RNAcentral holds the sequence, with entries from ENA. The RNA shown here (Bacterial RNase P class A) has 355 nucleotides and comes from Blastococcus sp. Its mean pLDDT, the model's own confidence on a scale to 100, is 76. It matches the Rfam family "Bacterial RNase P class A". Gene Ontology terms of the family: dimeric ribonuclease P complex, ribonuclease P activity and tRNA processing. It is annotated as a ribozyme. The model forms 82% of the base pairs in the Rfam consensus.

RNA sequence: CGAGUCGGUCGGACGGUCGCGGCACCCUCCAGGUGUCGAGGAAAGUCCGGGCUCCGAAGGGCAGGGUGGUCGCUAACAGCGACCCGGGGCGACCCGCGGGAAAGUGCCACAGAGAACAGACCGCCACUCCUUCGGGAGCGGUAAGGGUGAAACGGUGCGGCAAGAGCGCACCAGCGCCCGGGGUGACCCGGGCGGCUCGGCAAACCCCACCCGGAGCAAGGCCAAGUGUGGGAACGGGUUCCCGCCCAGCUCACCGGUUCGCCGGUGAGCGCCCGCUGGUAGGCCGCUCAGAUGGAUGGCCACCCAGGCGUCGGGAGACGCUGGACAGAAUCCCGCCUACAGGCCGACUCACCAU
Numbered sequence: 001c002g003a004g005u006c007g008g009u010c011g012g013a014c015g016g017u018c019g020c021g022g023c024a025c026c027c028u029c030c031a032g033g034u035g036u037c038g039a040g041g042a043a044a045g046u047c048c049g050g051g052c053u054c055c056g057a058a059g060g061g062c063a064g065g066g067u068g069g070u071c072g073c074u075a076a077c078a079g080c081g082a083c084c085c086g087g088g089g090c091g092a093c094c095c096g097c098g099g100g101a102a103a104g105u106g107c108c109a110c111a112g113a114g115a116a117c118a119g120a121c122c123g124c125c126a127c128u129c130c131u132u133c134g135g136g137a138g139c140g141g142u143a144a145g146g147g148u149g150a151a152a153c154g155g156u157g158c159g160g161c162a163a164g165a166g167c168g169c170a171c172c173a174g175c176g177c178c179c180g181g182g183g184u185g186a187c188c189c190g191g192g193c194g195g196c197u198c199g200g201c202a203a204a205c206c207c208c209a210c211c212c213g214g215a216g217c218a219a220g221g222c223c224a225a226g227u228g229u230g231g232g233a234a235c236g237g238g239u240u241c242c243c244g245c246c247c248a249g250c251u252c253a254c255c256g257g258u259u260c261g262c263c264g265g266u267g268a269g270c271g272c273c274c275g276c277u278g279g280u281a282g283g284c285c286g287c288u289c290a291g292a293u294g295g296a297u298g299g300c301c302a303c304c305c306a307g308g309c310g311u312c313g314g315g316a317g318a319c320g321c322u323g324g325a326c327a328g329a330a331u332c333c334c335g336c337c338u339a340c341a342g343g344c345c346g347a348c349u350c351a352c353c354a355u
Stems, first nucleotide, its partner, number of pairs: 002350009012304001015301004020038007040326001045336001047335001049333003052216004064212005069083005084098001085096004099207002104205002106201003121146002123142003127138004154172006173197001175194008220263003226255001228254005236247004269287003273283002305324001307322006
C1' cells in the first nucleotide's frame, strides 16, 4: 500500500421559543406559577424461556408436543461460551435441522439391463450348429472393460481361470469385536482378531434419551354509587284491637365498573464490597432510573458538527446549497429473529514493496 476475516460501539451537539405527561412545592380550591424527570438498540416481531397471578393436580402410565455431538453458564431456554466430529477456505476464519438406517416398515425422480434378498445392453469366454471363412445363430458362463446415473454392491497389484470374479494372497480403506494409553466428556492415539464389504433418506413412519398441567396483567385483586338482593333481633309508626299486611331506622352477609376509579406496574434492576464452595435465586451497604389509560415524550428558529453536491483553485483550501436512518414504551426480565442514513474503534490473516 492492496485484498480480506472477526468483534465492539455511536445513532448529531448546544441555545432560544411554543406545546405535552408524571411528581414535589406555592396558591383555600380551580386556573396558574416554579422546580425536576420524561423511549430504544432495536421500545418492533411476539418466536423461545422464565418471574408473577388464577385455575387444576396423590403417584405412575397412555396420548400429544418439544429438544437432540459433549462439557459448562443460567431462574430457565430452541440462548451463550469453550471443545469434539464432518465439510469449505492459502489463511484469519466460516458452515452443519450433528442421536439411531447392523430393530422394523417405506421411498430413491429422469436415464439405465439393473436402484438394495442386485443386474446383463455392448463386450469377453467355453460348447453345439451353420458359413460365402469376414462371421452368424443357439445354449450357457462372467462381471475385468464400455455405457446410464446424484448413487451400480470396496481400491491397487500379483496369482488364478476357457473368460472372469475376494476365487486365493499382500497392502490400503471401511465396518464389527477385543486390549492398552490420554481426556470430566463428545472423542483421539496405538495394537490385535474377524468375515470379506454392509448405499442414501428419520424436516418419511418409527425407535432411543431427556423435558413439558392449562390460561394469561383484558392474569388477578381492592374500594363502592345503589329506596340492589337475602337474613336477624327487639322496638317504633300506619291499618280502631289481635293475626296478617305495609313503612322507616339498626345490623349481618352477598351482588354490584362503561377494560384503568385504585392496586398489580420498584424489576430475576444498577454500583461497590465481602464470603462460601458445587448449590437453596449467598450476604451487606448505597442508589431509584418513563409510568400514560383515547394513551405524554413534539414543532419551529439560530449557530455548530459528521456526510453529500456544485463553483473557484496547481494544491492546501475557500464559498454556496443541502443535510442526520430505522423506528416509538404499556406487567417485568434473559435471549433470538427482523429493520437501520452515516460513521468510529479494536484484534487478526494473506499478497506485494521497502528497510